Predicted 3D model of a 73-nucleotide RNA (transfer RNA) from Endomicrobium sp. Its mean pLDDT, the model's own confidence on a scale to 100, is 80. Its Rfam family is "tRNA". About the family: Transfer RNA (tRNA) molecules are approximately 80 nucleotides in length. The family's RNA type in Rfam is transfer RNA.
RNA sequence: GGGGCUAUAGCUCAGUUGGAAGAGUGCUUGCAUGGCAUGCAAGAGGUUAGGGGUUCGAUCCCCCUUAGCUCCA
Numbered sequence: 001g002g003g004g005c006u007a008u009a010g011c012u013c014a015g016u017u018g019g020a021a022g023a024g025u026g027c028u029u030g031c032a033u034g035g036c037a038u039g040c041a042a043g044a045g046g047u048u049a050g051g052g053g054u055u056c057g058a059u060c061c062c063c064c065u066u067a068g069c070u071c072c073a
Stems, first nucleotide, its partner, number of pairs: 001072007010025004019056001027043006049065005
């Protein structure tokens, strides 16, 4: 220098022929218990890496950029 893959909740990861976002774990609160453990219930938490484009509508399609991993030289 060129090719490929990845980027979604604090962490690990799903996700939909494009109709607007979830799980596990962690966190907060309540209940049970002798209980800072354990079990159950509820809740909070997201610019879907950034920017632009297509579309009535984009996490999803197209382009550029950034970061990481990997292959070739």